Context: one part of a larger RNA
This record gives sequence, structure tokens and C1' cells, in this order.
RNA sequence: AGACGGGGACCCGCACAAGUGGUGGAGCAUGUGGUUUAAUUCGAAAAUACGCGAAGAACCUUACCUAGGCUUGACAUAGUGAGAAUCCACCAGAGAUGGAGGAGUGCCUGCUUGCAGGAAUUCAUAUACAGGUGCUGCACGGCUGUCGUCAGCUCGUGUCGUGAGAUGUUGGGUUAAGUCCCGCAACGAGCGCAACCCUCGUCGUUAGUUGCUAACAGUUCGGCUGAGCACUCUAGCGAGACUGCCUUCGCAAGGAGGAGGAAGGUGAGGACGACGUCAAGUCAUCAUGGCCCUUACGACCAGGGCUACACACGUGCUACAAUGGGAAGGACAAAGGGUCGCUAAGCCGCGAGGUGGUGCUAAUCUCACAAAUCUUCUCGUAGUCCGGAUCGGAGUCUGCAACUCGACUCCGUGAAGUCGGAAUCGCUAGUAAUCGUGGAUCAGAACGCCACGGUGAAUACGUUCCCGGGUCUUGUACA
Repeated sequence: AGACGGGGACCCGCACAAGUGGUGGAGCAUGUGGUUUAAUUCGAAAAUACGCGAAGAACCUUACCUAGGCUUGACAUAGUGAGAAUCCACCAGAGAUGGAGGAGUGCCUGCUUGCAGGAAUUCAUAUACAGGUGCUGCACGGCUGUCGUCAGCUCGUGUCGUGAGAUGUUGGGUUAAGUCCCGCAACGAGCGCAACCCUCGUCGUUAGUUGCUAACAGUUCGGCUGAGCACUCUAGCGAGACUGCCUUCGCAAGGAGGAGGAAGGUGAGGACGACGUCAAGUCAUCAUGGCCCUUACGACCAGGGCUACACACGUGCUACAAUGGGAAGGACAAAGGGUCGCUAAGCCGCGAGGUGGUGCUAAUCUCACAAAUCUUCUCGUAGUCCGGAUCGGAGUCUGCAACUCGACUCCGUGAAGUCGGAAUCGCUAGUAAUCGUGGAUCAGAACGCCACGGUGAAUACGUUCCCGGGUCUUGUACA
């Protein structure tokens, strides 16, 4: 110089408090531990592992197990020999594979029809080698988490100190901020902060189809058609906010209030993560040093497993009801996806769905009825017209194939559950809560993830306390 303190001072953060909705109790889903297993592949471990890698395990994936079979190999480069490549179908077998048969002779070059060489590709053979999701993340690169979007971390020159170092960066104010001002043996500078980037909010301008419809005309009453580009919208370019103006406090920086304004003091959200910490995570994305395996720790195939189940924990979904359940009728989104695709109208089916074949490479067609909400009726506090687990039966779809082990539909069945102990989590505004919608992955398979809009709160006196952090100071037997 640091680190630490159940030392001090000041300050901040959904840190507490004030509120609000949850978790912990139930059923189910999912991940983990444990146990089991031939195998239940591997990794992740307080915060910072546990709906995590996995944006999707029936086969494949797949790395695991059992059985069967291979050894220059499933994949790359190189030698020699033979054959066009390729296609069709048969036998044995679970398949890998093994056996036997047919069709077929192309492309390029030399060139006298023959023939020779070459490229691609297949088979045989020999050796260098291939191959390894085998080990080491405590040998590494890259990438990532966390402290933390916290306001810090440093350097040059100068000065002070024998030196380690100090100063600057401390102090007085101020700020979200080492933000800025004043002072000062310091003067400057760099990485961070902020701004520059994207989205949303107001206006103008350019443009007007696939979008829109104020006026005019027609109309099958549908912006449907003519017409128009005003309006909405779309998407380019601009404007706009700067404490600029006023009052007030202050030396200043700045603060408090006000006006105008769509927006006011960082307008809201995002992207963006300093020096470093945790020998944090990843050798299983990839890359890579070293070590190890080489008829196996490589590679192929069938079946099984990753889906087991006395139990324990995490994360979620659905509920326990009347601010509700059920029935009928009526209304209003945004953002996305679609040609191996999305699929309309019509018809069939209670339904999942089937049939059908129109339109669309999409502001045109389609997925696609948004739901909560509103109106009317019903139920009357009950294990119920709540709740839907579980089980029986019958089906639909995807797919070679739903037994282990898919999703969905219909009929029946109707479990626990009457608001949850100790404890514990999120959230400060278009937020929480609640309601649906879409997408990635994907043949099929979300209660997860990512995104979108609809409805839309309560509370914050305050900083004593809990947790984390920043600055200064003090103590220390730590270093």
C1' cells in the first nucleotide's frame, strides 16, 4: 500500500420498511440428489448448479449397456493391380453383412477403325497413417458467469519520502456517475461514466400499392368498383429537449418551483460490461500442449437404456372457487410464420380430424374465431354444475415403427385439494397481477424458452435494523 472489525462518519441499491402477488401444504410437469440397474452416457454444485448445456432422447440423435459382426478401417492424403459410374431385383440373416444374377459401357486427351493415357468413382492388396464425446479447464486459446452498468482502475512529468510509497484521485459543494464546480504541489493524459447506435413517444416532408376512404358516383352493401392520397398506415429523410426561458437559493457547479410543449431535467426501453476477482465454468461446440488406446478406449448394426422409483430438494403449471364455474349471444389487438410450406369456401364427423382443392414465394392468400371483457340465463357455499389427477373403453394424427416410450379427441371414472408451519422469492408504472397470441427447435412431441399485444393496480413515512456495494477515517498480534 492492502485485507479485516459484532469501529466511526457520509452515501447508494426492491437492501430493509410501506404495499402487492407468490413459493413452502395438494395433484401433475420438469431438472437434480439418492437409490436401483446390464446401462440408467457425460458435464453443471452457495450466491454465480438444479424447465442449466438440451431451440425439443420412440429409431436416428447417443456419447451408455447387451448381443452380433469389422480391422488401413465410417472419414483424409499417397503406391500398385482390376473394373465405367450407376441402376434393378433374388436368397440367408434381427440388421450390419455374406452369397448369387441382370442391365450398363459414359466424360476428357492423344488418335488410322483398333488401342493407349487421364479425371471422377468402386473393389482388392501393402504401408505410412486415420480415428478416440479417452484423461488433464490446476498446461492453454476462444467464449461465458459473477462482483456490477458498481464508479471506479491507472499512467507521464513534477514534487515529497533513505525506501516501500505518497501526491494527483484527498478537502468544501454537487451529480445517476472520478458528473461538474471551487480550492489545493501539482499539471496533464488513458481505460471506464456520459454521448455517438437501435426501438418507442410529437410534428413536418417525400412516396401511395398489396395499404387507407373525407368528398363525388355506382353498388351484389363487402373500400366491392370508379375515383382520390386528404386521414390511418407503411418507411426513408428531417425537426424537436438544451436547465434554452421565467422566479428563487447558491461564488460557481447545480438545486427547488413555473411557463410553453407530444415529451423536462438521463423522456422510456435496449445494445454496450474498465483494471481486475473467484487456479469460477467449458478439453463434450470449436481449437490445442502433454499423456493414454490402436483386431480397440476406433468403427458398424439390432434391441435396450438416457423415461427406472421407498424417498429428499429446486423451478413451474393447474387448483382449492361466486371478483367464480357453466350456457347462449355480441366486440376490440400486436408481433410473427408459410412453396419438401401455410391452406380457404363447401361437404362428412359430437370431436381430434377427414375430404376437397381455391389462393399465396405474401401490407394481396393463409395460419387466424384473440382471450380476459360486455349482455342475458343458471348454479347458492356444498368436496359442489368447484377441482381435475387416476383408471377403463373407443378413436384421430405424425412417422419404416407409438410395447418399453408420442401428442391430441370422445364417452365413462372422478383422487388430493377448503389458501398452506418454520422459512422464503419477485415487483416502483403501462410496472406487478391477470388474459390470450405468435415464433425458434421440430416428421410428431412444451406447463419450458424467446417475443407480442389486451385489461391494469397498491405503496414508498423514512434509512434505526438485515444483505450487497462506494468514499474518507480509525484499530489490528493478519500479510

A computed fold for a 479-nucleotide part of an RNA from an uncultured prokaryote, annotated as small-subunit ribosomal RNA, 3' major domain.
It matches the Rfam family "Bacterial small subunit ribosomal RNA".